[in-house]
RNA sequence: GGCGAAGUAGCUCAGCUGGCUAGAGCAUUCGGUUCAUACCCGACAGGUCGGUGGUUCAAGUCCACUCUUCGCUA
Numbered sequence: 001g002g003c004g005a006a007g008u009a010g011c012u013c014a015g016c017u018g019g020c021u022a023g024a025g026c027a028u029u030c031g032g033u034u035c036a037u038a039c040c041c042g043a044c045a046g047g048u049c050g051g052u053g054g055u056u057c058a059a060g061u062c063c064a065c066u067c068u069u070c071g072c073u074a
Base pairs, nucleotide, nucleotide: 001073002072003071004070005069006068007067010026011025012024013023019057029043030042031041032040050066051065052064053063054062
């Protein structure tokens, strides 16, 4: 250089054929339980869906460019 994959919460990931408000588990915080800690139970918070632009009534999802990481190849 060429080809391919991935990027969504602090971490690991889901999100189907574009559709109402973007979700789960773990972690953090708070509360319950306990003499206390852990386990367990409950609740809150946490996201410009890598970036920019485009298509559409509507984009995490489609298109273009671009950034980062990984793999294959020369």
Transfer RNA from an uncultured Clostridia bacterium, 74 nucleotides, folded computationally. The prediction has a mean pLDDT of 80. It was read from a public genome assembly.